Source information
Predicted 3D model of a 350-nucleotide part of an RNA (small-subunit ribosomal RNA, central domain) from Candidatus Stammera capleta. The prediction has a mean pLDDT of 88. The RNAcentral record of the full RNA draws on SILVA. Rfam family: Bacterial small subunit ribosomal RNA.
[in-house]
Context: one part of a larger RNA
RNA sequence: CUGGGCGUAAAGAGCAUGUAGGUGGUUUAUUGUGUCAAUUGUGAAAUUCUUAAGCUUAACUUAAGAUAGCAUUUGAAACUGAUAAACUAGAGUGUCGUAGAGGGAGGUGGAAUUCCAGGUGUAGCGGUGAAAUGCGUAGAUAUCUGGAGGAAUAUCAGUGGCGAAGGCGGCCUCCUGGACGAAUACUGACACUUAAGUGCGAAAGCGUGGGGAGCAAACAGGAUUAGAUACCCUGGUAGUCCACGCUGUAAACGAUGUCAACUUGAAGGUUGUAAUGUUCGUUUUUAUGACUUUCGUAGCUAACGCGUUAAGUUGACCGCCUGGGGAGUACGACCGCAAGGUUAAAACUC
Numbered sequence: 001c002u003g004g005g006c007g008u009a010a011a012g013a014g015c016a017u018g019u020a021g022g023u024g025g026u027u028u029a030u031u032g033u034g035u036c037a038a039u040u041g042u043g044a045a046a047u048u049c050u051u052a053a054g055c056u057u058a059a060c061u062u063a064a065g066a067u068a069g070c071a072u073u074u075g076a077a078a079c080u081g082a083u084a085a086a087c088u089a090g091a092g093u094g095u096c097g098u099a100g101a102g103g104g105a106g107g108u109g110g111a112a113u114u115c116c117a118g119g120u121g122u123a124g125c126g127g128u129g130a131a132a133u134g135c136g137u138a139g140a141u142a143u144c145u146g147g148a149g150g151a152a153u154a155u156c157a158g159u160g161g162c163g164a165a166g167g168c169g170g171c172c173u174c175c176u177g178g179a180c181g182a183a184u185a186c187u188g189a190c191a192c193u194u195a196a197g198u199g200c201g202a203a204a205g206c207g208u209g210g211g212g213a214g215c216a217a218a219c220a221g222g223a224u225u226a227g228a229u230a231c232c233c234u235g236g237u238a239g240u241c242c243a244c245g246c247u248g249u250a251a252a253c254g255a256u257g258u259c260a261a262c263u264u265g266a267a268g269g270u271u272g273u274a275a276u277g278u279u280c281g282u283u284u285u286u287a288u289g290a291c292u293u294u295c296g297u298a299g300c301u302a303a304c305g306c307g308u309u310a311a312g313u314u315g316a317c318c319g320c321c322u323g324g325g326g327a328g329u330a331c332g333a334c335c336g337c338a339a340g341g342u343u344a345a346a347a348c349u350c
Stems, first nucleotide, its partner, number of pairs: 004321003007304002012318001014200004021193003025087007034079001035076004040071003049065006090190001091187004095182004102176007109153001114148007124135002161168002205246006214240002219235004257317006265295011299306002323350003332343004
């Protein structure tokens, strides 16, 4: 070097995009880079390997041969590479449709909570396991009318949908990305993966300026308790919301990298297409796509389980693992306003 692994034992980067690199469809011709065969030279001796011989054997000794590699020359042309020409099955573009909480901006609706003003009305309200703090005769709670303001969008709602992931849910308008289907026409390998780089990235947190209804870290009080820096209750500030900028982490999970091919099935869901039936309300059946849920054959697995959406059988490329602790820490470097993040040891110890 080869050889083992990564759902749960250590191990798939949070996700994408993408340069170098690696890998790459079909046909023909040329070439001869790799490849293969042969020639010659070199490959010191000893050693190693093979075959003999000699000490009774062995070790040991002696002799002959072989040897990778490098260079040289000649040849082969299947595969690989290069060059030239072509193809359409991969990939992409155009046309016509379909579904969708995909993204951004603006506008707007109703329910509810709170607050303010007014009316009615009187002694309680609230809260709990039980209470108390708290609110209320300066008129609360309840109820009716009007107004203000912020946040979230009941029902529909669904192992439903969309998105690369994070994530996305009232309605309307504008701008905009992707997916899928049916026919075809076009380009002609334009592809896959991807170190570096770049972008996106929940919540919390940070900066500046707004906003602030409800909720609520911190904090205060009341309870509980042996204590109660908690669980329960009454309050309550950051924050939660908006704009712009930063942070870059999560059990960022399917704890399962991306792409492609192959391999018995069953029952559903969503959404297309083509037939079929129809009482023309949009539904029955069949076929054929895309996505998705449950079960399960072979096979795999330590078992659990996975099972055409694989953890089965293969190929291409990347990332990662190598006993527990020390430690995702120290030091250094880079990034950040900070909090901290990324990269990442060792001594020692079991």